This is a predicted structure of a 480-nucleotide part of an RNA (small-subunit ribosomal RNA, 3' major domain) from a metagenome. The coordinates come from a structure-prediction model, not an experiment, and the mean pLDDT is 82. The full RNA is in RNAcentral, with records from SILVA.
[in-house]
Context: one part of a larger RNA
RNA sequence: UGACGGGGGCCCGCACAAGCGGUGGAGUAUGUGGCUUAAUUCGAUGCAACGCGAAGAACCUUACCCGGAUUUGACAUGCACUGUGUCGGCGGUGAAAGCCGCCUAGUGUAGCAAUACACGCUUUGCACAGGUGCUGCAUGGCUGUCGUCAGCUCGUGUCGUGAGAUGUUGGGUUAAGUCCCGCAACGAGCGCAACCCCUGUGAACAGUUACCAGCGAGUAAAGUCGGGGACUCUGUUCAGACUGCCCUGUGAAACGGGGAGGAAGGUGGGGACGACGUCAAGUCAGUAUGGCCCUUACGUCCGGGGCUGCACACGUACUACAAUGCCUGGCACAGAAAGAACCAAGACCGCGAGGUGGAGGAAAUCACUAAAACCAGGCUCAGUUCGGAUUGGAGGCUGCAACUCGCCUCCAUGAAGUUGGAAUCGCUAGUAAUGGCGCAUCAGCUACGGCGCCGUGAAUACGUUCCCGGGCCUUGUACA
Numbered sequence: 001u002g003a004c005g006g007g008g009g010c011c012c013g014c015a016c017a018a019g020c021g022g023u024g025g026a027g028u029a030u031g032u033g034g035c036u037u038a039a040u041u042c043g044a045u046g047c048a049a050c051g052c053g054a055a056g057a058a059c060c061u062u063a064c065c066c067g068g069a070u071u072u073g074a075c076a077u078g079c080a081c082u083g084u085g086u087c088g089g090c091g092g093u094g095a096a097a098g099c100c101g102c103c104u105a106g107u108g109u110a111g112c113a114a115u116a117c118a119c120g121c122u123u124u125g126c127a128c129a130g131g132u133g134c135u136g137c138a139u140g141g142c143u144g145u146c147g148u149c150a151g152c153u154c155g156u157g158u159c160g161u162g163a164g165a166u167g168u169u170g171g172g173u174u175a176a177g178u179c180c181c182g183c184a185a186c187g188a189g190c191g192c193a194a195c196c197c198c199u200g201u202g203a204a205c206a207g208u209u210a211c212c213a214g215c216g217a218g219u220a221a222a223g224u225c226g227g228g229g230a231c232u233c234u235g236u237u238c239a240g241a242c243u244g245c246c247c248u249g250u251g252a253a254a255c256g257g258g259g260a261g262g263a264a265g266g267u268g269g270g271g272a273c274g275a276c277g278u279c280a281a282g283u284c285a286g287u288a289u290g291g292c293c294c295u296u297a298c299g300u301c302c303g304g305g306g307c308u309g310c311a312c313a314c315g316u317a318c319u320a321c322a323a324u325g326c327c328u329g330g331c332a333c334a335g336a337a338a339g340a341a342c343c344a345a346g347a348c349c350g351c352g353a354g355g356u357g358g359a360g361g362a363a364a365u366c367a368c369u370a371a372a373a374c375c376a377g378g379c380u381c382a383g384u385u386c387g388g389a390u391u392g393g394a395g396g397c398u399g400c401a402a403c404u405c406g407c408c409u410c411c412a413u414g415a416a417g418u419u420g421g422a423a424u425c426g427c428u429a430g431u432a433a434u435g436g437c438g439c440a441u442c443a444g445c446u447a448c449g450g451c452g453c454c455g456u457g458a459a460u461a462c463g464u465u466c467c468c469g470g471g472c473c474u475u476g477u478a479c480a
Base pairs, nucleotide, nucleotide: 001480002479003477004476005475007474008473009472010471011470012469013468015464016463019427020426021425022424023423026319027318028317029316030315031314032313033312034310035309042053043052064305065304066303067302068301069300070299073128077127078126079125080124083121088103089102090101091100092099093098106119107118108117109116110115130294131293133292134291135290139288141283142282143281144279146277151190152189153188154187155186156185157166158165159164170181171180172179196271197270198269199268201239202238203237204236205235206234207233211228212227215226216225217224242265245259246258247257248256249255321420325379326378327377328376329375330374339366342361343360347356348355349354386417391412392411393410394409395408396407397406433456434455435454436453437452438451439450
C1' cells in the first nucleotide's frame, strides 16, 4: 500500500421487510448429469454451465459409429508431361460413391494452309493441398462477470531516508469523485452527466397508397366516386423543461421541501453506451493464428445408423388441478412485423387438418379473424361438461424418403393431478400478473424456446435490526 475480520461508523441496491405471482409435488416439452451403446460427435460446469453455442439433427447439416470406395485429392496456385476417349451423352456393375466400357472432338489469336501459341478440359509425376486433430495455460479478435457499481489515474508542487502519502481526506449534498464550502495543494485525463435513437405536447411545411369536416354524386352497405387539405395519420424541420418563476429550510453556497403555470418537473419514461482492472473466466468448433501431430490417412466421397438410446437425479419452461372457472352461441376494439421458388381474397369440395382454383399484391394500395373483455344460455363442487397424458383407428401436409425419428386433423380412449415438505425465484407502474398477434431460422418441423408487438391491468414499501452484494472513512492483523 492492499487484502481479510462472526471490528466500528456512514450510505446504497427488489438485499431484507411490506405485497403480488411463481418454482420445489403432477403430466409433458426441453437442456444437463449419470447409465447404456458400434456410436450415443464436441464444447459450456457456483453466482457468471444446464430452452447455453444450436435464429430449426429424418437425408443433408455432422464433426460420431459400421460398411463400401478414393489418393495431387471435394478446394487453391505453380512446374513438367500426355492429347487416343475434351465438354457432353449412353451402357454395364453397384445401396450409392466409385470402377469398367462405348460414342462424340472444343474456343480465341496469327496464318492461304500445314501448324504454332493462349484459354479450357484431361493423363502421369512433383511442389503442395487438406485436418471440426492437440494446446484458450503460447495468442489475436470477440464475449461474460463484478457493474451502469462510482470509481481508476496522471503532471507539477509539497511531505517522507524509503515503500509511499497528499490531491481523491474533512463539513454538507447528489443517482453520481454530482455540486458547494474548507484544506499544501493547483490543475488535468479515463469514467458520471450531456451530445445520439425511440416515446409523451404543440407549431410550420408536405399530402399518396393514408384521412373525410363541409359541398355534390352514389349504394342493400361501404371514402365507393367527384373533390377537399380541416381532422386522424405519415414524414421533415422547429419549439418545449432550464430548479427558469414564487414561498421556505441553512451564516452562505450547493442542495432539499412545498407551490404555480404546463402535455410533461426536478435524470419525464425507455434504449444504445460498460472507466482502470479482476476471474491464467469462456471461445484453437465462427473466422484468424504460433507450436506440435496425421499425410494410401487423424484427408476426401458415399450408403446406413447415431446425435432422439433410459432403473435414475437436477435445471428451465408449458399445461393443469377448476366456478374470479369450463362449455355453447352472439358481438367489439390493436400494434409491430414479414410477403415473389412468396403472401394469397371471393367461390366450390371436406366435420376438420386441408384440397381445387386463382382476383390482387415487390405492397400506407393486395392478403393477413386478434384473444382475453362484454352479452345470453348451460354446468353446481364431482376426479366432474375440471384436466388432458397415454393408447387404438382413420386421414391431411412437406419432402427422393416421415420405420428408427416430423408436424397437423377427426373419432374413440381418458392417466397423474384436489394448490405442492425443507427450501427457493421474479417484480416498485403502464411494472407484476394475465390475453392474444408477429418475426428470424426454415422444404417441413420437435417453438411450450428466442426476439418483438399491442389489449386488460393491480397490490405494497413502517423501516434499515437482520440475510446477500457493493461504495467511502477508520481500526486490528503472525496474510501478500